Overview
A computed fold for a 72-nucleotide RNA from Botryococcus braunii, annotated as transfer RNA. The prediction has a mean pLDDT of 82. The RNAcentral record of the sequence draws on ENA. Taxonomically the source falls in Botryococcus (Eukaryota, Viridiplantae, core chlorophytes, Trebouxiophyceae). It matches the Rfam family "tRNA". Its family is annotated with triplet codon-amino acid adaptor activity in the Gene Ontology. Rfam classes the family as a transfer RNA. About the family: Transfer RNA (tRNA) molecules are approximately 80 nucleotides in length.
RNA sequence: UUCUCAAUAGCUCAGCGGCAGAGCAAACGGCUGUUAACCGUAAGGUCGCUGGUUCAAAUCCAGCUUGGGAAG
Numbered sequence: 001u002u003c004u005c006a007a008u009a010g011c012u013c014a015g016c017g018g019c020a021g022a023g024c025a026a027a028c029g030g031c032u033g034u035u036a037a038c039c040g041u042a043a044g045g046u047c048g049c050u051g052g053u054u055c056a057a058a059u060c061c062a063g064c065u066u067g068g069g070a071a072g
Stems, first nucleotide, its partner, number of pairs: 001071007010024004018055001027041004048064005
């Protein structure tokens, strides 16, 4: 320098045009003599950034940033 993959909740990841989700963690409540375990509830997101396409973008396109891999 070129190619390729990834970036979504505190963490691990789903979601590939039409309401942003799960598990774990953390919070509160129930249970218990107490803790753990178990059960329940609610919260937690400008979907890496900037543009474009579209009635509508986490999703498609372009550029950029960061990280992984490959070639030279």